[in-house]
Context: one part of a larger RNA
RNA sequence: GAGCGAACGCUGGCGGCGUGGUUUAGACAUGCAAGUCGAGCGGAAAGGCCCCUUCGGGGGUACUCGAGCGGCGAACGGGAGAGUAAUGCCUGGGCAACCUACUCCGGAGUCGGGGAUAGCCACUGGAAAACGGUGGGUAAUACCCGAUCGUCCCCGCGGAUCGAUGAUCUGCGGAGUAAAGGUGCUUCCGCUCCGGAACGGGCCCAGGUCCCAUUAGCUUGUUGGUGAGGUAACGGCUCACCAAGGCAUCGAUGGGUAGCGGGCCUGAGAGGGUGAUCCGCCUCACUGGGACUGAGACACUGCCCAGACUCCUACGGGAGGCUGCAGUCACGAAUCAUUGGCAAUGUACGCAAGUAUGACCAUGCCACGCCGCGUGGACGAUGAAGGCCUUCGGGUUGUAAAGUCCUGUCAGGGGUGAGGAACCGCACCGGUUUACCGGUGCCUGACGUUAGCCCCAGAGGAAGUCACGGCUAACUCCGUGCCAGCAGCCGCGGUAAGACGGAGGUGGCAAACGCUGUUC
Numbered sequence: 001g002a003g004c005g006a007a008c009g010c011u012g013g014c015g016g017c018g019u020g021g022u023u024u025a026g027a028c029a030u031g032c033a034a035g036u037c038g039a040g041c042g043g044a045a046a047g048g049c050c051c052c053u054u055c056g057g058g059g060g061u062a063c064u065c066g067a068g069c070g071g072c073g074a075a076c077g078g079g080a081g082a083g084u085a086a087u088g089c090c091u092g093g094g095c096a097a098c099c100u101a102c103u104c105c106g107g108a109g110u111c112g113g114g115g116a117u118a119g120c121c122a123c124u125g126g127a128a129a130a131c132g133g134u135g136g137g138u139a140a141u142a143c144c145c146g147a148u149c150g151u152c153c154c155c156g157c158g159g160a161u162c163g164a165u166g167a168u169c170u171g172c173g174g175a176g177u178a179a180a181g182g183u184g185c186u187u188c189c190g191c192u193c194c195g196g197a198a199c200g201g202g203c204c205c206a207g208g209u210c211c212c213a214u215u216a217g218c219u220u221g222u223u224g225g226u227g228a229g230g231u232a233a234c235g236g237c238u239c240a241c242c243a244a245g246g247c248a249u250c251g252a253u254g255g256g257u258a259g260c261g262g263g264c265c266u267g268a269g270a271g272g273g274u275g276a277u278c279c280g281c282c283u284c285a286c287u288g289g290g291a292c293u294g295a296g297a298c299a300c301u302g303c304c305c306a307g308a309c310u311c312c313u314a315c316g317g318g319a320g321g322c323u324g325c326a327g328u329c330a331c332g333a334a335u336c337a338u339u340g341g342c343a344a345u346g347u348a349c350g351c352a353a354g355u356a357u358g359a360c361c362a363u364g365c366c367a368c369g370c371c372g373c374g375u376g377g378a379c380g381a382u383g384a385a386g387g388c389c390u391u392c393g394g395g396u397u398g399u400a401a402a403g404u405c406c407u408g409u410c411a412g413g414g415g416u417g418a419g420g421a422a423c424c425g426c427a428c429c430g431g432u433u434u435a436c437c438g439g440u441g442c443c444u445g446a447c448g449u450u451a452g453c454c455c456c457a458g459a460g461g462a463a464g465u466c467a468c469g470g471c472u473a474a475c476u477c478c479g480u481g482c483c484a485g486c487a488g489c490c491g492c493g494g495u496a497a498g499a500c501g502g503a504g505g506u507g508g509c510a511a512a513c514g515c516u517g518u519u520c
Base pairs, nucleotide, nucleotide: 001520002519003518004517006516008514009513013373014372015371016370017369018368020365021331026329027328028327030326031325032324035072036071037070040069041068043065044064047063048061049060050059051058052057079284080283081282088209089208090207091206092205093204094203095202098201099200103197104196105195106194107193108192109191110190111146112145113144114143120136121135122134123133124132125131152176154174155173156172157171158170159169160168161167162166181189182188210256211255212254217247218246219245222244223243224242225241226240227239228238229237259281260280261279262278263274264273265272266271286307287306288305289304290303309320310319311318312317337363339362340361341360345359346357347356348355349354376406377405378404379403386397387396388395389394410461412456413455414454415453416452420447425442426441427440428439429438430437431436464509465508466507467506468505469490470489471488475504476503477502478501479500485492486491
């Protein structure tokens, strides 16, 4: 000098864009943060509509839809950095050792049957709750059986090609596994099998990746083999047996510290420092362990077990997990609203209308940062008064003020008023067409009292802070008297202190200015 997620002191007009618990991965009241589909199913809790009514209610409809069965989603999105020095990350390769729901492309198919079970009804539990039990009875795109196809899988026997642990293509024989329907009824949406693509992942290898040698030896599933199990898949991944190996001064093992990268800061660069916000990867979800479901998890707001903690209880038992958004307490030098909206973008579900979304879009708070603007402009000398200094002549503050003439940014008041809106849907027209495509019109805005523009008013509401001995730009007076104090370094202060405190003046920067911390 530059930088900062900063803090502290003093001061503070407006706006734009960003940023904002760095400390206790401490504990959490409350609300919300993952639902959706009635065009899968049986149905009807509530509301609407219709009918009846003894005015208590009852029946119907399916506009609609609670609960339930079923499907998809809930493995994304959001948070945090505790752990991790390598099972991570980065760069470059490999899988002839692998998987991939939804989406797209190609091929083939969608036949015939069956038994249940929620919801519901009845009874019932030590019945407080959480939660159940028994019996009856019902549906499906839930579940099961059979049929049928093969390029699919498995077994046996062959052939060709190839970068050859084997892969691809292909011939013959045998054995095995499919399916679901819905709607406005003819289309659309589905369902099953096979092949391919895409997207996303899994695994392997090489190199790189902080400090300590005052850590020098470490290792028994350890290192390798055979066989088996297991996995989507290779593999001591696991197991039985066999062998005795494997790693290490090119730093093994141990200890400390730490998420890694793109980046960011600094610097001429080399390098050094760093890993907030944004993006990619990894890891974690009260602590530890485990599996289930599923295409995908060993699963933040799923399940089970154990533990600590908190809460409820009728004492028999139960409930919970903000490292989601807000918010509270604690901690701390220190970090915000228990806001609005799904209008946009995106995601889930749905044929769609749509529903949900603390993702997101917005608004709010804080000078925390960067940037922009303003606090007025011109003229104005008897150089007014006052202050300060003075050699008492004067000098200086100083064109500064007053005064005159103007301007009208921002803030204030009134009006006008884009863009973010494109879709979807509806109506009409056209392309041969109810579907698909194109066009026109209508509909959809949280922000929003929007931005912008016009008018009104009126200099009116808007300047501080630090320094002035040298480094370093800016000097005098008074007070104090090695005191009180200053100080980044050198150093000032003991009676005329340009260095302390005040004043006047001056210099610097300016809605900021200083101080502290920290990096280069």

This is a predicted structure of a 520-nucleotide part of an RNA (small-subunit ribosomal RNA, 5' domain) from an uncultured prokaryote. RNAcentral holds the full RNA, with entries from ENA.